[in-house]
RNA sequence: GCCGGAGUAGCACAAUGGUAGUGCAGUCGAUUUGUAAUCGAAAGGUUGGGGGUUCAAGUCCUCUCUCCGGCA
Repeated sequence: GCCGGAGUAGCACAAUGGUAGUGCAGUCGAUUUGUAAUCGAAAGGUUGGGGGUUCAAGUCCUCUCUCCGGCA
């Protein structure tokens, strides 16, 4: 340099173009003499960044950044 893949909550990952969600962690509460475990609730998101298409984009197109793999 060329090709392909990945980037979404603190972490691991989901999500047919139509309300962004699950588990763990953290917070609060219940339970317990107390802790752990268990149960419940609430919170936590510029979907890496910019632009475009569309009534509507995490998803499609484009440019770009980072990481991984392959080729040279």